[in-house]
RNA sequence: CCCGCUCUAGUUCAACGGUAGAACGGUCGGCUGUAGCCCGACAGGUUCCUGGUUCAAAUCCAGGGGGCGGGA
Repeated sequence: CCCGCUCUAGUUCAACGGUAGAACGGUCGGCUGUAGCCCGACAGGUUCCUGGUUCAAAUCCAGGGGGCGGGA
């Protein structure tokens, strides 16, 4: 320098262009002599950034940035 993949909650990952979710973790409650396990509830997101397409974008397109891999 060139090519491919990837970026969503604190973490690991889902989500045909139409309400952003799960598990774990956190907080609170139940249970327990206490804690843990277990059960229930709650909080937590500018979906990497900037534009574009669209009635509508995490999703499609363009450019940029981070990470991983391959090539020269």
Predicted 3D model of a 72-nucleotide RNA (transfer RNA) from a Candidatus Woesearchaeota archaeon. RNAcentral holds the sequence, with entries from ENA. The source organism's lineage runs through Archaea, Nanobdellati and Candidatus Woesearchaeota. Its Rfam family is "tRNA". Clan: tRNA clan.